[in-house]
Context: one part of a larger RNA
RNA sequence: UGACGGGGGCCCGCACAAGCGGUGGAGCAUGUGGUUUAAUUCGACGCAACGCGAAGAACCUUACCGGGACUUGACAUUAUCUUGCCCGUCUAAGAAAUUAGAUCUUCUUCCUUUCGGGGAAGACGAGAUAACAGGUGGUGCAUGGUUGUCGUCAGCUCGUGUCGUGAGAUGUUGGGUUAAGUCCCACAACGAGCGCAACCCUUGUGCUUAGUUGCUAACUUGUUUUGCAAGUGCACUCUAGGCAGACUGCCGCAGAUAAUGCGGAGGAAGGUGGGGAUGACGUCAAAUCAUCAUGCCCCUUACGUCCCGGGCUACACACGUGCUACAAUGGUCUGUACAAAGGGUAGCGAAAGAGCGAUCUUAAGCCAAUCCCAAAAAGCAGGCCUCAGUUCGGAUUGGAGGCUGUAACUCGCCUCCAUGAAGUAGGAAUCGCUAGUAAUCGCGGAUCAGCAUGCCGCGGUGAAUACGUUCCCGGGCCUUGUACA
Numbered sequence: 001u002g003a004c005g006g007g008g009g010c011c012c013g014c015a016c017a018a019g020c021g022g023u024g025g026a027g028c029a030u031g032u033g034g035u036u037u038a039a040u041u042c043g044a045c046g047c048a049a050c051g052c053g054a055a056g057a058a059c060c061u062u063a064c065c066g067g068g069a070c071u072u073g074a075c076a077u078u079a080u081c082u083u084g085c086c087c088g089u090c091u092a093a094g095a096a097a098u099u100a101g102a103u104c105u106u107c108u109u110c111c112u113u114u115c116g117g118g119g120a121a122g123a124c125g126a127g128a129u130a131a132c133a134g135g136u137g138g139u140g141c142a143u144g145g146u147u148g149u150c151g152u153c154a155g156c157u158c159g160u161g162u163c164g165u166g167a168g169a170u171g172u173u174g175g176g177u178u179a180a181g182u183c184c185c186a187c188a189a190c191g192a193g194c195g196c197a198a199c200c201c202u203u204g205u206g207c208u209u210a211g212u213u214g215c216u217a218a219c220u221u222g223u224u225u226u227g228c229a230a231g232u233g234c235a236c237u238c239u240a241g242g243c244a245g246a247c248u249g250c251c252g253c254a255g256a257u258a259a260u261g262c263g264g265a266g267g268a269a270g271g272u273g274g275g276g277a278u279g280a281c282g283u284c285a286a287a288u289c290a291u292c293a294u295g296c297c298c299c300u301u302a303c304g305u306c307c308c309g310g311g312c313u314a315c316a317c318a319c320g321u322g323c324u325a326c327a328a329u330g331g332u333c334u335g336u337a338c339a340a341a342g343g344g345u346a347g348c349g350a351a352a353g354a355g356c357g358a359u360c361u362u363a364a365g366c367c368a369a370u371c372c373c374a375a376a377a378a379g380c381a382g383g384c385c386u387c388a389g390u391u392c393g394g395a396u397u398g399g400a401g402g403c404u405g406u407a408a409c410u411c412g413c414c415u416c417c418a419u420g421a422a423g424u425a426g427g428a429a430u431c432g433c434u435a436g437u438a439a440u441c442g443c444g445g446a447u448c449a450g451c452a453u454g455c456c457g458c459g460g461u462g463a464a465u466a467c468g469u470u471c472c473c474g475g476g477c478c479u480u481g482u483a484c485a
Base pairs, nucleotide, nucleotide: 001485002484003482004481005480007479008478009477010476011475012474013473015469016468019433020432021431022430023429026324027323028322029321030320031319032318033317034315035314042053043052064310065309066308067307068306069305070304073132077131078130079129080128081127082126083125084124088103089102090101091100092099093098106123107122108121109120110119111118112117134299135298137297138296139295143293144292145288146287147286148284150282155194156193157192158191159190160189161170162169163168173186174185175184176183200276201275202274203273205244206243207242208241209240210239211238214234215233219231220230221229222228223227247270250264251263252262253261254260326426330385331384332383333382334381335380336379342373343372344371347366348365352361353360354359392423397418398417399416400415401414402413403412439461440460441459442458443457444456445455
């Protein structure tokens, strides 16, 4: 100087407390361990691995296993030699890769010619040989790059000066204050840098510009007259550019006349308005050689390459993360209302018709503020159910179908009929959340031929509680002890 302490002081955080909802019990989905297996490819392992890499394993992917094949190779460059193959089409063998055969016999320039052709050079391609290719083989403890984490915590440092023999100290400590090393005051320090904050995006208010594909107040016309359509119009809504607006600016009180705090006014918004992006010096030999790059080591008729089939989907079990429930604040039937944000041409697909339905037929419109996906759901109104393993719950299984795709056996999704399991609120323990949040309800997107209870977004309805900081956990500052570095 640090680190540590079941030392002390001050302070903070959904850290505890106060509340609300869960997990742990059940069924299923998914990941992991274990076991099994020819293979169940590999990585990730306290927080910070386990719905993680994977924004989507039937083939492909695919790295694994079995079998069948190839050896300058599936891919790149160069050299030498040979050559006009190759491709396409057809036939045969084969699971395919591929193999054998038939057909076909490239282009440009020059020379020559008996006009059939022949020769030379070059391009393109094929074959042989040789350099080499190739490796998701090893090492993340050789590395780059990227990422997680402490932590959006308020810290981490430097120059000059001063003090100390020196390691170092000071500044950065102290008194206040703040979300903040934020600011004020004091002070052997004076300044500065990386962080904080602000600048960026979005949301909340107003003004202005613009007015189609958006809007429809007023006016006109038509019509099947609570309405719809056309015209006129840009008022309103909205869209998307610009501008304004919030700064403790104003008032009072407290404070050291400071910083600042408390209250008030005005205001759409008040003291960082809400949300996001943004992650200092560093820590963990943290993660990644399987995104990529790369040193070294290893393989080279194989640890490389191609193909078919299988596996990654196994199942006594254990754990994590979720979904659905156990019901009446509910289930079911009928009617009826209100979103936002997205996507669409190898696409979205209206209307009409067929089917109980998944879906199918035909097909309008739309490269989209125009058309479509599209029905929002919870909600509201009415009917039934009356506390039961039920009109709760939907697992499982049988049958019949639909869709995608060469192909749904291993191993996809959906529909209908039948079946109707566990489950009556979950032990010890444990998680999330402080406001448009939790809880609850649906909608969209990426990936994608097909395949979401996952992920990323969107809006609808919309709470309870916070006395407080003694305690648990993590962190910051000062100080103290230490046989630790």
Background:
The part of an RNA shown here (small-subunit ribosomal RNA, 3' major domain) has 485 nucleotides and comes from an uncultured bacterium.